RNA sequence: AUUCUGGUUGAUCCUGCCAGAGGUUACUGCUAUCGGAGUUCGAUUAAGCCAUGCGAGUCUAAAGGUUUCUUCGGAAACCUUGGCGGACUGCUCAGUAACACGUGGAUAACCUACCCUUGGGACUGGAAUAACCCCGGGAAACUGGGGAUAAUACCGGAUAGAUCAUGGAUGCUGGAAUGCGCCUUGAUCAAAAGCUCCGGCGCCCAAGGAUGGGUCUGCGGCCUAUCAGGUUGUAGUGGGUGUAACGUACCUACUAGCCGGCGACGGGUACGGGUUGUGAGAGCAAGAGCCCGGAGAUGGAUUCUGAGACACGAAUCCAGGCCCUACGGGGUGCAGCAGGCGCGAAACCUUUACAAUGUGCGAAAGCAUGAUAAGGGAACUCCGAGUGCCAGUAUCUAAUACUGGCUGUCCUUGUGCCUAAAACGCACAAGAUAGCAAGGGCCGGGUAAGACCGGUGCCAGCCGCCGCGGUAACACCGGCGGCCCGAGUGGUAGCCGCUAUUAUUGGGUCUAAAGGGUCCGUAGCCGGUUCGAUAAGUCCUCUGGGAAAUCUGGUUGCUUAACAAUCAGACUGCCAAGGGAUACUGUCGGACUUGAGACCGGGAGAGGUAAGAGGUACUUCAGGGGUAGGAGUGAAAUCUUGUAAUCCCUGGGGGACCAUCUGUGGCGAAGGCGUCUUACCAGAACGGGUCUGACGGUGAGGGACGAAAGCUGGGGGCGCAAACCGGAUUAGAUACCCGGGUAGUCCCAGCCGUAAACGAUGCUCGCUAUGUGUCAGGUACGGUGUGACCGUAUCUGGUGCCGUAGGGAAGCCGUGAAGCGAGCCACCUGGGAAGUACGGUCGCAAGACUGAAACUUAAAGGAAUUGGCGGGGGAGCACUACAACGGGUGGAGCCUGCGGUUUAAUUGGAUUCAACGCCGGAAAUCUUACCGGGGGAGACAGCAGCAUGAAGGUCAGGCUGAAGACCUUACCAGAUCCGCUGAGAGGAAGUGCAUGGCCGUCGUCAGUUCGUACUGUGAAGCAUCCUGUUAAGUCAGGCAACGAGCGAGACCCGUGCCCACAGUUGCCAGCAUACCCUUCGGGGUGAUGGGUACUUUGUGGGGACCGCCGCUGCUAAAGCGGAGGAAGGAGCGGGUUACGGUAGGUCAGUAUGCUCCGGAACUCCCGGGCUACACGCGGGCUACAAUGGUUGGGACAAUGGGAAUCAACACCGAAAGGUGAAGGCAAUCUCCUAAACCCAAUCGAAGUUCGGAUUGAGGGCUGCAACUCGCCCUCAUGAAGCUGGAAUCCGUAGUAAUCGCGUUUCAACACAGCGCGGUGAAUACGUCCCUGCUCCUUGCACACACCGCCCGUCAAACCAUCUGAGUGAGGUUUGGAUGAGGGUCUUCCUGAUGGAGGAUUCGAAUCUGGGCUUCGCAAGGAGGGUUAAGUCGUAACAAGGUAGCCGUAGGGGAAUCUGCGGCUGGAUCACCUCCU
Repeated sequence: AUUCUGGUUGAUCCUGCCAGAGGUUACUGCUAUCGGAGUUCGAUUAAGCCAUGCGAGUCUAAAGGUUUCUUCGGAAACCUUGGCGGACUGCUCAGUAACACGUGGAUAACCUACCCUUGGGACUGGAAUAACCCCGGGAAACUGGGGAUAAUACCGGAUAGAUCAUGGAUGCUGGAAUGCGCCUUGAUCAAAAGCUCCGGCGCCCAAGGAUGGGUCUGCGGCCUAUCAGGUUGUAGUGGGUGUAACGUACCUACUAGCCGGCGACGGGUACGGGUUGUGAGAGCAAGAGCCCGGAGAUGGAUUCUGAGACACGAAUCCAGGCCCUACGGGGUGCAGCAGGCGCGAAACCUUUACAAUGUGCGAAAGCAUGAUAAGGGAACUCCGAGUGCCAGUAUCUAAUACUGGCUGUCCUUGUGCCUAAAACGCACAAGAUAGCAAGGGCCGGGUAAGACCGGUGCCAGCCGCCGCGGUAACACCGGCGGCCCGAGUGGUAGCCGCUAUUAUUGGGUCUAAAGGGUCCGUAGCCGGUUCGAUAAGUCCUCUGGGAAAUCUGGUUGCUUAACAAUCAGACUGCCAAGGGAUACUGUCGGACUUGAGACCGGGAGAGGUAAGAGGUACUUCAGGGGUAGGAGUGAAAUCUUGUAAUCCCUGGGGGACCAUCUGUGGCGAAGGCGUCUUACCAGAACGGGUCUGACGGUGAGGGACGAAAGCUGGGGGCGCAAACCGGAUUAGAUACCCGGGUAGUCCCAGCCGUAAACGAUGCUCGCUAUGUGUCAGGUACGGUGUGACCGUAUCUGGUGCCGUAGGGAAGCCGUGAAGCGAGCCACCUGGGAAGUACGGUCGCAAGACUGAAACUUAAAGGAAUUGGCGGGGGAGCACUACAACGGGUGGAGCCUGCGGUUUAAUUGGAUUCAACGCCGGAAAUCUUACCGGGGGAGACAGCAGCAUGAAGGUCAGGCUGAAGACCUUACCAGAUCCGCUGAGAGGAAGUGCAUGGCCGUCGUCAGUUCGUACUGUGAAGCAUCCUGUUAAGUCAGGCAACGAGCGAGACCCGUGCCCACAGUUGCCAGCAUACCCUUCGGGGUGAUGGGUACUUUGUGGGGACCGCCGCUGCUAAAGCGGAGGAAGGAGCGGGUUACGGUAGGUCAGUAUGCUCCGGAACUCCCGGGCUACACGCGGGCUACAAUGGUUGGGACAAUGGGAAUCAACACCGAAAGGUGAAGGCAAUCUCCUAAACCCAAUCGAAGUUCGGAUUGAGGGCUGCAACUCGCCCUCAUGAAGCUGGAAUCCGUAGUAAUCGCGUUUCAACACAGCGCGGUGAAUACGUCCCUGCUCCUUGCACACACCGCCCGUCAAACCAUCUGAGUGAGGUUUGGAUGAGGGUCUUCCUGAUGGAGGAUUCGAAUCUGGGCUUCGCAAGGAGGGUUAAGUCGUAACAAGGUAGCCGUAGGGGAAUCUGCGGCUGGAUCACCUCCU
């Protein structure tokens, strides 16, 4: 400040609503010092009921009387007659949708007491009556009879006069005489009042004025069409009645009109306005108070008096309520002021005074006045003020505390003024220890203010909205601190604003809510060019109105302000009268042709209706041929067939349909339309420019047409096919698939009137870039088979695509607009309930059209983005994928781990890949965390104890498995003490979902990011895509991208070839020596000299790069082949593990927050357990044997280890092993014999000379200790097992397979882990089928991301609604009966007032019947909504596993299924066409 902010999402942009921040009104919680002002205070609910008091009187100068007093003049009080006033003031808002109100007019249709002005007048008579007196009735209220009397009371006559009628003359006003006026005649009616203080005040008539009213009227202001027709005194005319007056207001006769889509009639609601609240305004909402108008006075009706009433404090009556009563009768009306009850969330004193203002009466004095003026109560509103100030000290300045001082608004007291009297206030003075005076709400965001403490633990609670709370709560409850406002501050409810979410200003409708299925056309709205007239709209000017208050500005007055006064303005954009202008709109008249229509011409077309003709297929029948199947499916079955099917041929019948041509081709308003011919009908385009001359556009209501399904009647029925019957599938299968099959599909006549009736895009007109197809027609040119031909260019019209500007939230649209404008119509306003209920209209029905609310909910929704996912698509890759091959596991026995079970305990963790020979986890004790038993221990502080001896040590006895651990007793020794409270040490106690660190895994997969630029409103995109290539986002080329980082690669280590250097502890070719053996040929021992050639070890270099050639590829990157080479395309093997995900694993390796234990959950010891065993699973070892076993002999390694250690060698033992012992701190010594293999022999297919489990006996080793529970040796025993189901694992070369060796752990124990070497294959050189991964693309209602989301029935609880046999209450309307009372006419009685009766009319109220309507209750019925974890299924979202949806029909527990027609808002692949 003409304003925003939070909330739909993983994120974004929209649409859209919900909520917040402002103002105001009422109630309310907590709190509260004072003053002023106010038009505040029982309006909201009960226009409910009222005790008591008061609220309208006055006048003796109109009159009479009674009593008292008297200065005798008279005065006062009271009663009555009479006059004026009680129609004002005051209160309330029930009724009223109306001339009630507002505003402007009219009254030629009227009245007006008191007041003012003018003119004239008041003569003459009369009869009563109240008070009073007397007598009565009655409980009372009140009332009867007799008698007397006065007036400004009442009556008669006169005059003035008034009214009406007849005739006449014609004057005035005016827009217009029906008005006013004059003359004549008649009829009817018919005035006056006095008093006096002598000033005057009154009285009567006429006219005028003023004031106040009556009546009529234009215009204005609520909702509802789920109220569309209303009306019979209704509309009008003649005659009358009535009124102050007009009028069908009333009566009578005639006519049949009148009102209505510009909303009549009906229903609901409501006093109207000035104004009030809010808003920038336009508006929206309201109408309490004050003012103006209206209406009402318990509900109704009627009337008198009067100038005025149909009368709040008058009368009569009825109804209902209350009161009194002597039961005979009476009384009463607070929506006046106080006050009471009731109702409610909700509203004061039974005060004072007529002093002021005003009113009534009066000549006046005055009297009266709950009007009014004052006071009291209420934070009800507005305004103003205060709750202190100064100095010092203390703490860190702040702030607080304390001390001292000051002041005095308030407060208390007194006096004066003010006042009717007070109060308040004002002025002055005094007093008092700042003394009596601060709260409310909030602190997660929005929204100012806590990452403070304690409590709680999805509990208690908070929250306008979003949302907090499940043990570290800035959100709950407290404390502390802080923020906002402040005598107030919060809450609830209403209204306005916010809200451009009702859009006139100022919105929208392809997909968000929203274009009617289509056309014709009535009213309405809008309307081409030109001339003239007019002046209705429009504009200018002038005049009148538009009350005051309110509002704005100035000035002034209360100390200021609020408030008030005054002046001006505004309200005032409205209404009316006069004068003017004429562009535009309108109206009237004339003209025009371009809009529109008519006409003519030659063409195009599945346009419509009717009739006729034809075609193939199908089916059926008949005949012939022919034989075993046919049909159907993913696979089957039901079915059909020996009574001859299917199949082939011929012929007949029948109904439906109309292939190819066929095309984002054509026609039609849409639905829709497809063989051929004919007839009839209609429309459009092109061309011509003959005619009419704006005839037009749109179109509420209305009418016509309107797919499929469905309905009625009659035909027809080949095929297909809801329902239905079978067969399958399935957990089920009321489905999908299969076999049958009825309505229907077809025709005629009629109904229905709906669809995703879609371009999800209303109709008409104008304007605004191109390009390119196609259809129809025209023109020009060219060709030409000269035709109804072909081609090119161009114009008009239709139908597509791309695209500029522009638009749009975007997708997209883009001259066929969703762009820019004009006109008209329809429709929308969060989601659901619901296109439901009720009502109405239509329909035979089904149902269609119209179309709510209660209640519920914070979102529902659109477009696009990133991911994830798909029983979507494409490309690439991988021995934890397949294929090919080799070998295993799964079967047996044993070892080992896990589950389960058991147990005092069998400690704990890990659970798909990514737990299970894993926690380096081979546990005898220890480990060890588990179980049983027994001991020990609290730094520090406080309290208690203690030299009358604490803690400690010890003999003996007891207890115990054992033990000065404890107990008993005794001794030693000498200062601290665990008894209590806090607080610790320690904890393999909890939480890996509080964490660090480390690790597994996706994954050695090729990905993941950044900067700048660019694109997009944005989330984001691009780069990172495409093509080729690679092990690779590796590289090359293209490209709005250009570069870069992390990953890949490079790099590091090992290994393979060569060279150089270095030779000791390595080596020994050549030379020499020594020793040994010798078949004399020689051989052996590095032992020695020596050497460093070789081997080897170590160090440093070289070498391999698609470098060379050929081919393919783009002259690329690269791939394939070849040469050379030790090695060839990363040589081979390893290390290195991107951004991140997985709340993956680990609190039991260590670290660590929080929680817990703390004399035990800490710590030590002994024993046991982790080793259990009906069972299940994983990983291994050994086997099942002859490619083998056994026996004998023989050959060849490498890596590693070694001091509480490795041990040569010698001896003992059958062996395990033992005894002694050189050497070795290691290229020196040692572990250290490698085994498979080779040679020879044997076994001969067997549960074996295979296999070795199990068990027995005897020995050995380690160790405090081998029983639970170790390993080894020898002898004996000799189990299962004869190659392993479903399934599953590993491996692509020195690999698998197989063979041993070393080391780690370690006192001892290796079938384990990690390494080492020996022997040494087969197969593939591919693919994406399975399992997965990466990339691109597509769909999505998923984002906790498919282990997602989500639908309906049933069951349970609650809530509101609809229906409902009926029942109760009210309102309204209309009949009938009774009928208070009134009006009119009439008869009779009476001297009169009057009374009685009759007729007729109006008519309250009561009773009764019907209609309409509202509200309450209701058995039962129905659907709907809501509610963490109920049941059944799986309908939808991915091709959602049968694409979905719309309309319709049938079926079914349910979501839904099926038929017919339609739509794409369907994925995927292929083809055609079109565009770029």

Notes: Predicted 3D model of a 1476-nucleotide RNA (small-subunit ribosomal RNA) from Candidatus Methanogaster sp. Lineage of the source: Archaea > Methanomicrobia > Methanosarcinales > Candidatus Methanogasteraceae > Candidatus Methanogaster. Its Rfam family is "Archaeal small subunit ribosomal RNA". The literature on the family includes a 2002 paper in BMC Bioinformatics by Cannone et al., "The comparative RNA web (CRW) site: an online database of comparative sequence and structure information for ribosomal, intron, and other RNAs". It was read from a public genome assembly. Its mean pLDDT, the model's own confidence on a scale to 100, is 80.